c-di-GMP-I riboswitch aptamer from Candidatus Jettenia ecosi, 119 nucleotides, folded computationally.
């Protein structure tokens, strides 16, 4: 200078969790508080994971609406009425996949920067 990282010195951050406040969230500020961190500094290019909203499918699952249908049930003398069952279409929910905007830097990676210095 590089590489390493000590039961070392001096200092740093601050996880959950509480409050406040910001967003539709995910998540973030600020204060308390430490589970941990040798880069737990700083960058969201790639990869994850999450959130938003939108789009598609028709596979399954459920609600609701129309419509059609043999066959059973009941009620009626009979048309017919209801119920139950099938289908077909629309819709609402959710899941999945796609597209987009975001979010984590304390998930990984990568690039840039930095204290001390035994070994």
């Nucleotide at each position: 200078g590089a590489a390493c990282g000590a039961u070392a010195a001096a200092g740093g951050c601050a996880a959950a969790c509480c409050c406040u406040g910001a967003g539709u969230g995910a998540u973030c500020a600020g204060g308390g508080g430490a589970c941990g961190c040798a880069a737990a500094g700083u960058a969201a290019a790639g990869g994850a994971u999450c959130u938003u909203u939108a789009a598609c499918c028709a596979u399954a699952c459920u609600g609701g609406c129309a419509g059609a249908g043999a066959c059973g049930c009941a009620u009626a003398a009979g048309g017919a009425u209801g119920c139950a069952c099938u289908c077909u279409g629309c819709u609402a929910u959710g899941a999945a996949u796609u597209a987009a905007a975001g979010a984590u830097a304390g998930c990984c990676c990568u690039a840039c920067u930095a204290c001390c210095g035994a070994a």